The RNA shown here (transfer RNA) has 73 nucleotides and comes from Sporosarcina ureilytica. The sequence is in RNAcentral, with records from ENA and Rfam. The same sequence occurs in records of 4 taxa. Its mean pLDDT, the model's own confidence on a scale to 100, is 81. NCBI's taxonomy places the organism under Bacteria, Bacillati, Bacillota, Bacilli, Sporosarcina.
RNA sequence: GGUUUCGUAGCUCAGUUGGGAGAGCGCCACCUCGACAAGGUGGAAGUCGGGGGUUCGAGCCCCUCCGAGACCA
Numbered sequence: 001g002g003u004u005u006c007g008u009a010g011c012u013c014a015g016u017u018g019g020g021a022g023a024g025c026g027c028c029a030c031c032u033c034g035a036c037a038a039g040g041u042g043g044a045a046g047u048c049g050g051g052g053g054u055u056c057g058a059g060c061c062c063c064u065c066c067g068a069g070a071c072c073a
Base pairs, nucleotide, nucleotide: 001072002071003070004069005068006067007066010025011024012023013022019056027043028042029041030040031039049065050064051063052062053061
């Protein structure tokens, strides 16, 4: 340099056909227990990597840039 996969909550990831942004773990509060752990209930936490475009509507489609991995040279 070329090809390709990926970037979504603190971490690991889902989001299948363009329309509700989510799960597990973690965190906070409360319940339970003599106490801890486990368990239960509730809650906080997101410019969906940045920008632009298409569309009534974009995490999803298109362009570009940034970053990470794999393969080739």